Two RNAs folded together computationally: RNase P RNA and transfer RNA, 434 nucleotides in total. Rfam match: Bacterial RNase P class A. Rfam describes the family as follows. Ribonuclease P (RNase P) is a ubiquitous endoribonuclease, found in archaea, bacteria and eukarya as well as chloroplasts and mitochondria. By type it is a ribozyme. The coordinates come from a structure-prediction model, not an experiment, and the mean pLDDT is 78.
RNA sequence: CCAGCGGGCCGGGUGGCCGCCCCCGGCGACGGGGGAGGAAAGUCCGAACUCCACAGGGCAGGGUGCCGGCUAACGGCCGGGCGCUGCGAAGCGACGGAAAGUGCCACAGAAACAUACCGCCCGCCUCGGCGGGUAAGGGCGAAAUGGUGCGGUAAGAGCGCACCGGCGUCGUGGGGACACGGCGGCCGGGCAAACCCCACCCGGAGCAAGGCCAUAUAGGGGACCGCGUCCGCAAGGACUCAGGACGGCCCGUCCGAGCGUCCCGGGUUGGCCGCUCGAGCUGCGGGGCGACUCGCAGCCCAGAUAGAUGGCCACCGCCCGCAAGGGUACAGAAUUCGGCUUACAGGCCCGCUGGCACU
RNA sequence: CGGGGUGUAGCUCAGCCAGGCUAGAGUGCACGGUUCGGGACCGUGAGGUCGGCAGUUCAAAUCUGCCCACCCCGA
Numbered sequence: 001c002c003a004g005c006g007g008g009c010c011g012g013g014u015g016g017c018c019g020c021c022c023c024c025g026g027c028g029a030c031g032g033g034g035g036a037g038g039a040a041a042g043u044c045c046g047a048a049c050u051c052c053a054c055a056g057g058g059c060a061g062g063g064u065g066c067c068g069g070c071u072a073a074c075g076g077c078c079g080g081g082c083g084c085u086g087c088g089a090a091g092c093g094a095c096g097g098a099a100a101g102u103g104c105c106a107c108a109g110a111a112a113c114a115u116a117c118c119g120c121c122c123g124c125c126u127c128g129g130c131g132g133g134u135a136a137g138g139g140c141g142a143a144a145u146g147g148u149g150c151g152g153u154a155a156g157a158g159c160g161c162a163c164c165g166g167c168g169u170c171g172u173g174g175g176g177a178c179a180c181g182g183c184g185g186c187c188g189g190g191c192a193a194a195c196c197c198c199a200c201c202c203g204g205a206g207c208a209a210g211g212c213c214a215u216a217u218a219g220g221g222g223a224c225c226g227c228g229u230c231c232g233c234a235a236g237g238a239c240u241c242a243g244g245a246c247g248g249c250c251c252g253u254c255c256g257a258g259c260g261u262c263c264c265g266g267g268u269u270g271g272c273c274g275c276u277c278g279a280g281c282u283g284c285g286g287g288g289c290g291a292c293u294c295g296c297a298g299c300c301c302a303g304a305u306a307g308a309u310g311g312c313c314a315c316c317g318c319c320c321g322c323a324a325g326g327g328u329a330c331a332g333a334a335u336u337c338g339g340c341u342u343a344c345a346g347g348c349c350c351g352c353u354g355g356c357a358c359u
Numbered sequence: 360c361g362g363g364g365u366g367u368a369g370c371u372c373a374g375c376c377a378g379g380c381u382a383g384a385g386u387g388c389a390c391g392g393u394u395c396g397g398g399a400c401c402g403u404g405a406g407g408u409c410g411g412c413a414g415u416u417c418a419a420a421u422c423u424g425c426c427c428a429c430c431c432c433g434a
Stems, first nucleotide, its partner, number of pairs: 001355010012316007020035006037330001041341002044339005049206004056251004061202005066080005081095001082093004096197002101195002103191003117138002119134007146164006165187002167184007210273004220264005225258001228239004241256001243255004269434001280299008317328004360433007369386004379417001388404005410426005
């Protein structure tokens, strides 16, 4: 210098004028302070918060899926293992189980999991077939009975042997995934993003949650079920069981002779709370390879309710253009956080790899 | 703001759960027949990125992930 890999960050600046929303001070005029994002997006996960449900157990359903750690939690992140790709820096991986069971594997093919179509070999005979052996060869297919070689055999075959692959077992190392080594011929596929098995996790709904005030023929209309027995002076208790509740279901539990459950109609379309100080941000120091965490100090950083965060001018930056001039990415809060995913003009910084040239 | 659903021929829908055979049906369209002519009817035919991009699989409309569009519901 060229080509590339990984990580982090910015994503317009300054000034003037006129406006908008919120907070604080002030009787007021007014003054002071704050005002979009890295994704505010998709709503794909996980939580906080709120209401409903909830003794306990089981079934069903859903999710996750190599190992260890981080975290409030997670399908996220960090570190490691294994596999694949790349010369490499690195990247990617839904990465438990197919000898627990069931199912499927179209077409073709003899056969798709139990089988001999052609061929090869042996035997018999009526010389063209029959019987048997054989997965080495041909053919079909996405996939065909571990692979290559040597021996062996009638022809063949893990039938025997060597190496490689898988499985099992033993030992060593490691916290573990796993790795390395020894031994055993133990060796007939694929699909679990098919059912399923194993391990772990999971109540339902969502700020239009939910609460208060005001208003409103105002306690409006309708449907369903029930009015038990015994003891006791009574309170109450027991039995029986009508009914009801348990927000997927069951066992079971609870309520219970009511002020019970459900539906419809009417009113408001208003105000207040929830609402923004929080798993918060910045700096320094400590621990850890890292994700992250601990301590101290400092700071307050939008909370509107159909939705404010804007417009104009000047100068500068960047891009297009000979110039005049034009443009300046994606986008934009709506209860709040932690992630993932998707969109994004242009630019900056750090580390690393391969190549070429020169010193 | 929150939740749910649907995308298949010009139109309306099957097929998807449980993957395979040329992706079908009705209607519409074209041509031919029938009729004096039109309609109806009969016959033949054309017409499909299965919303898009990836992945799993031998094989995807169907299974999985992400994205896009449309519809519905909720104080």